[in-house]
């Protein structure tokens, strides 16, 4: 100099998962964001072991040896590229878990969750637009 790994700060993503506040930790309270249940009207007109529902972007299709598990291509659907829009490229995901016979919507009212993983570099046009300095 280069490749490369590690810590630390400090920005950033994904996601509801973030703020105050009291406590010597654990943890509590409150706000804020999120999710379930739960009338009347509607809606459904039958259902049941081929179960049925809930969170979530995470779904369905073909193919593989089809026993399955799994793997390949694909996809509805999603996220990123450091303010939004729009356009276009480019790189990704397209998971897993929970309830336990059971749940449409859904005011009142009841109840749970605020966890995890990543990353540190800055990719185009066009127009809004916000800050800071002359």
């Nucleotide at each position: 100099g280069u490749a490369g790994g590690a810590u630390a700060a400090u920005g950033g993503c994904c996601g509801a998962a973030c703020c105050g506040u009291g406590g010597g930790u654990a943890c509590g309270c409150g706000g804020g964001c999120g999710g379930g249940g739960g009338a009347a009207c509607c809606a459904u007109u039958g259902a049941g072991u081929u179960g049925g529902g809930g969170u979530g972007a995470a779904u369905c299709u073909g193919c593989g040896c089809g026993u399955g598990a799994c793997g390949c291509a694909g996809u509805a659907g999603g996220g990123u590229g450091a303010u939004c829009u729009c356009a276009g490229c480019a790189c990704c995901c397209g998971a897993a878990u929970c309830c336990g016979a059971c749940a449409g919507c859904u005011a009142a009212c009841c109840u749970c969750g605020u966890a995890g993983g990543c990353u540190u570099u800055c990719g185009u046009g066009a127009g809004a637009g916000c800050u800071u300095g002359g």

This is a predicted structure of a 134-nucleotide RNA (c-di-AMP riboswitch aptamer (ydaO/yuaA leader)) from a Chloroflexota bacterium. The prediction has a mean pLDDT of 77. It matches the Rfam family "c-di-AMP riboswitch aptamer (ydaO/yuaA leader)". Rfam's curators write: This family represents a conserved RNA structure found upstream of the ydaO and yuaA genes in Bacillus subtilis and related genes in other bacteria. Taxonomically the source falls in Chloroflexota (Bacteria, Bacillati).